[in-house]
Context: one part of a larger RNA
This record gives sequence, structure tokens and C1' cells, in this order.
RNA sequence: CUGGGCGUAAAGCGCAUGUAGGCCGUGUGGCAAGUUAGGGGUGAAAUCCCAGGGCUCAACCUUGGAACUGCCUCUAAAACUACCAUGCUUGAGUGCGAGAGAGGAUAGCGGAAUUCCAGGUGUAGGAGUGAAAUCCGUAGAUAUCUGGAAGAACAUCAGUGGCGAAGGCGGCUAUCUGGCUCGUAACUGACGCUGAGAUGCGAAAGCGUGGGUAGCAAACAGGAUUAGAUACCCUGGUAGUCCACGCUGUAAACGAUGGAUACUAGUUGUCGGGGAUCAUCUUCGGUGACGCAGCUAACGCAAUAAGUAUCCCGCCUGGGGAGUACGGUCGCAAGGCUGAAACUC
Repeated sequence: CUGGGCGUAAAGCGCAUGUAGGCCGUGUGGCAAGUUAGGGGUGAAAUCCCAGGGCUCAACCUUGGAACUGCCUCUAAAACUACCAUGCUUGAGUGCGAGAGAGGAUAGCGGAAUUCCAGGUGUAGGAGUGAAAUCCGUAGAUAUCUGGAAGAACAUCAGUGGCGAAGGCGGCUAUCUGGCUCGUAACUGACGCUGAGAUGCGAAAGCGUGGGUAGCAAACAGGAUUAGAUACCCUGGUAGUCCACGCUGUAAACGAUGGAUACUAGUUGUCGGGGAUCAUCUUCGGUGACGCAGCUAACGCAAUAAGUAUCCCGCCUGGGGAGUACGGUCGCAAGGCUGAAACUC
């Protein structure tokens, strides 16, 4: 390489959009590039194979045949693929009528809580722990009442509920805006699927500039614990967490399960539509729990497949060395992406 694989053994890119490429529904007619059949030419000799012959045999040598699975060319066929022409409507999309939603962006508003500030009442404790101490408090704390300020997050509703491609999204209102589902069958007429490169999005932490900072809290300081305690526990506390703009581009980015299409017993819950003969039944789309066939090394999966098939992409090929070195490339940096070998078991 072939092959065999990728939920958990090595292996699905974090996710999408989409270029090239690969693949692609159905009818009719054409063409003859692929395809199939037949003929011709060529395919040096040696070698290989078969049948003989010669060295006493064999190796070896030698004669003939076959073969040389290929290429070129002619004729024919027209099912399939390609191509050309012309149709179709079931795939795909549009229109029309409805619907649900923490989908996204911006602005404004709200209450509870927390901390701080001012004032009133009030007096000796409070806080914290396994127990303590550091700490706060007679310069009046904790508690309680009134008023004010600030920032961040939105209890209940809340649900194997909803939405989003993924990351993710949760107070209320308004504006702008993306997608989805159902019904209808008016329109287009294969316009589709996948997708190397590429481009965009991408939690948290981190970085740059400027703001903001209530609570929490890496680092740091102190108190404990301990043989020690650079920890776990306690008291403090700075980056950060928040906002704007820009960068970073990684996660157990997980369903550890790429995308699309079709087919293959049932039972039961739930969310959003439609229909009917409406306590119910049925149908479409999601989201769960079981379960048959089948699959699986087993665990388990089982119409949301890990079943049966087709198409396209990505990836794997013993462990360590190592996601390291070197080179390239991206980044302000941290570092990311690509990615070996020696050696060793």
C1' cells in the first nucleotide's frame, strides 16, 4: 500500500458557511467518450509457463508452442455512467396562512440581598472554629430603625421544559434582527448532498488601552493545625471577575458518538403545531425513559442506532520518548497550529 477500524481499547476537526473536487431523483430522444463483443496491426530476443530434445542425471543448454493480461486501429451494440436536447414533481427552494421560544444586538427600567456612609435607639460584646487565635468593638461595635450611595447577579416561576450550528442563552419593557415548526399546494423545476484548502464564530483563564470595583477572590500577609504545612481551616487582601474596543483560539469544546438520505416490532412520558366521530384517537416536528429484531469484546446501542445500506469529509495503525525537538507559520506575550527521530520496553 492493501485491508481493518474510529461511544468506553489508537482514532470524529470545538462548530458552521462555503471554493475546487467527489457523489446525485424521474420520463423520452440523440451521441458513442467510458463500457461490451468481434476483426486487424503491434506487443524484439532472453526470462516465466507447457510439450519435446542434448550433456550418464540434475543444475545448465536447446527446439516448438503458449503467453506477453498492454497499446493502436476498424466494425458493431446502446443497458449503465458521462455529454447534448426536451419534459416531470416526489428531493430542494419560494409564496400564502398560523405558531412557540432564556436565539442574537442595543437602550431604558425594577425589587430582594450585600457592603459602605450619615443619623436615632442601645450596651458589652461581636465575628470565627473541631477547638482556638489573628480580626472588629467603650474613639460605642454586633443587634435594630430611618435616609443615602455603589456595583454585580437576577430567588420563586423552573421542568431528563424551551431556543441556538457549536460555544452558549434565564428579572421586566421597547426597538432592530436570525433561525425553526405546522397547515396549504399557488410558483420554480434537481436549483441537491458532502466539502481538501479558505473564511467566520468560538467557555473559562490570559494579554493591550481606557473606565469601573459591592460581593467573591489566584498572588500575598497574618492566625491556627502539624514533626514540618510554601496546603486543607480562619481573619484580611491585590490582580481578576464587570463595561467598551482590540488580541488570544484553547477545554473532559463530551452524546468522549462527523454530515446527509432511505429503510427496519412495540410501550410510555413530555414540549410546539394540525385533523377528527374531541374525557379520547390520529398526524407532523422536537425532547426523554424502556424494549424486539439486529449489532457489540463486553458494557451497552436499539426509528434521536452503536441496526440495514449508499454518498462525501476528517482521523487511527504498539507503549514510552512526545504533542517534545527542529523547521515553517500565526501571536504583543503567554503560547497556538503543523509535527519527527535516536534510544528504550
Model confidence (mean pLDDT): 87 of 100.
Predicted 3D model of a 345-nucleotide part of an RNA (small-subunit ribosomal RNA, central domain) from an uncultured rumen bacterium.